[in-house]
Context: one part of a larger RNA
RNA sequence: GAACGAACGCUGGCGGCAUGCUUAACACAUGCAAGUCGAACGAGAAAGUACCUUCGGGUAUGAGUAGAGUGGCGCACGGGUGAGUAACACGUAGGUGAUCUGCCUUUUGGUGGGGGAUAACCAGAAGAAAUUCUGGCUAAUACCGCAUAACCUGGACAACUUUGGAAGGAGUUCAGAAAAGAAUGCCUCUGCAUAUGCAUUCGCCGAUAGAUGAGCCUGCGCGACAUUAGCUUGAUGGUGGGGUAAUGGCCUACCAUGGCAACGAUGUCUAGCGGAUUUGAGAGAAUGAUCCGCCACACUGGAACUGAGACACGGUCCAGACUCCUACGGGAGGCAGCAGUGGGGAAUAUUGCGCAAUGGGGGAAACCCUGACGCAGCAAUGCCGCGUGAGUGAGGAAGGCCCUCGGGUUGUAAAGCUCUGUCAGAUAGGAAGAACUGCCAUUGGUCCAAUAGGCCUUUGGUUUGACGGUACUAUCAAAGGAAGCACCGGCUAACUUCGUGCCAGCAGCCGCGGUAAUACGAAGGGUGCAAGCGUUGUUC
Numbered sequence: 001g002a003a004c005g006a007a008c009g010c011u012g013g014c015g016g017c018a019u020g021c022u023u024a025a026c027a028c029a030u031g032c033a034a035g036u037c038g039a040a041c042g043a044g045a046a047a048g049u050a051c052c053u054u055c056g057g058g059u060a061u062g063a064g065u066a067g068a069g070u071g072g073c074g075c076a077c078g079g080g081u082g083a084g085u086a087a088c089a090c091g092u093a094g095g096u097g098a099u100c101u102g103c104c105u106u107u108u109g110g111u112g113g114g115g116g117a118u119a120a121c122c123a124g125a126a127g128a129a130a131u132u133c134u135g136g137c138u139a140a141u142a143c144c145g146c147a148u149a150a151c152c153u154g155g156a157c158a159a160c161u162u163u164g165g166a167a168g169g170a171g172u173u174c175a176g177a178a179a180a181g182a183a184u185g186c187c188u189c190u191g192c193a194u195a196u197g198c199a200u201u202c203g204c205c206g207a208u209a210g211a212u213g214a215g216c217c218u219g220c221g222c223g224a225c226a227u228u229a230g231c232u233u234g235a236u237g238g239u240g241g242g243g244u245a246a247u248g249g250c251c252u253a254c255c256a257u258g259g260c261a262a263c264g265a266u267g268u269c270u271a272g273c274g275g276a277u278u279u280g281a282g283a284g285a286a287u288g289a290u291c292c293g294c295c296a297c298a299c300u301g302g303a304a305c306u307g308a309g310a311c312a313c314g315g316u317c318c319a320g321a322c323u324c325c326u327a328c329g330g331g332a333g334g335c336a337g338c339a340g341u342g343g344g345g346a347a348u349a350u351u352g353c354g355c356a357a358u359g360g361g362g363g364a365a366a367c368c369c370u371g372a373c374g375c376a377g378c379a380a381u382g383c384c385g386c387g388u389g390a391g392u393g394a395g396g397a398a399g400g401c402c403c404u405c406g407g408g409u410u411g412u413a414a415a416g417c418u419c420u421g422u423c424a425g426a427u428a429g430g431a432a433g434a435a436c437u438g439c440c441a442u443u444g445g446u447c448c449a450a451u452a453g454g455c456c457u458u459u460g461g462u463u464u465g466a467c468g469g470u471a472c473u474a475u476c477a478a479a480g481g482a483a484g485c486a487c488c489g490g491c492u493a494a495c496u497u498c499g500u501g502c503c504a505g506c507a508g509c510c511g512c513g514g515u516a517a518u519a520c521g522a523a524g525g526g527u528g529c530a531a532g533c534g535u536u537g538u539u540c
Stems, first nucleotide, its partner, number of pairs: 001540004006536005013386006019379002021344001026342003030339003035073003040070002048061005080297003090221007099214002104210002107207005112146001114144002121136006152176006161168001181202006223269003230260003235257008272294004276287004299320005322333004350376001352375003358372001359370004389419004399410004423481001425476005433467001438462004444456004484529005489510003495524005505512002
């Protein structure tokens, strides 16, 4: 000199854009943060209103609505934190002839025919509660056999081919493994009606290729300490077996005796890693907030279940600590999600608005959900921009300060005169961000027997804004409401007077102060930065 997620002191006008618990991975009241689908399924209220009534009630509507249940998809994303981890965790370059991949896309073949249950519901029972149990009824795209099998998987035979080799493999044969329906429309057969029929769309099953995502393996790189020198028994390798989507001591039985280490093993301490950030001419050094990628964790420890994917933050089970409820028998909970509270601390914000946009989940869609996100609030925490007026004005006014008492300085500074109108204020107008989707009309194409209907498409209309009556624009009035902080001995830009008298004090270093202190305190003057200025801390 530069920098900061800073803090403290004094001061403080406005706006834009960023940033904001670095400490206790301490404990958490309250609300919200993951749902959705009736076009998978069976069932299904009440209030209110109207009418009837034997005054008990009933019927219709509300409404196939609400709220539950079965089932599907999602909940493994998004969001948080950095405790652990010195490791194939991360980075980079590769490998997978050792692998998986829901939703999406391509190609292709199917979607036949049966069965038994069960929740909801009803009845009963236990319990303080959480909740649970017994009996009965019922549906499905829930569950289970059977059929079929191009393809797929496994066994046997097997030309041929790739490779260093294991692997692979045309073909033959045997065995095994699937499925689910829903919505809309139409009667082309024959006059009418309809589904069991036909059509369209969506779905379901098997296979195929892709895309995306993930698993595993390897080379190299990636802290400190030798005042840590030896470490290791599933340890190192092999064979058989198990396990996994998959390789492998990953696990197991047996066999062999290996493996690592001064090119630092092992141990201890510290630490999430990278893109990057800061500084520096660079080399380098330090850092790893915000943003992006990866990893790890979710009260602590352990475990599996479901699933394409988890050993799962707002799932389950067990153990532990803590908090809460209890009828003492037993139960409930997990903010390192967004706000917020206590605590710790030098120190870090609102229990706000909205799904309008972008993105995500579900749904055919309308739509619903979304503390992701978009916005607003607080803080000079930072960066950037603007303002606090401009011109003129010498009687060099008054006052202050200094003085050699002549004057000098504050100082064109003020007043006065002439203007301007940024910001703040008031009034009026007032956005972009909106594209869609849906609905109405319309153009063309396609499926179809079809002028229904579905799908794709053109044009027009209509509909949707949290921010926000905000940004912005115009008008009005008005110099009016808007400057401080540090320093002035040298380094280092800037000097005099008074007070004090080695006292009080200053100080980054050198050093000032003991009676004329440019170094302490005050005043006048000056210098530097400026809505900031200084101090402290840390890094280069």
The part of an RNA shown here (small-subunit ribosomal RNA, 5' domain) has 540 nucleotides and comes from a Deltaproteobacteria bacterium.
NCBI's taxonomy places the organism under Bacteria, Pseudomonadati, Myxococcota, Myxococcia.
Its Rfam family is "Bacterial small subunit ribosomal RNA". Gene Ontology terms of the family: structural constituent of ribosome and ribosome.
The coordinates come from a structure-prediction model, not an experiment, and the mean pLDDT is 83.
It was read from a public genome assembly.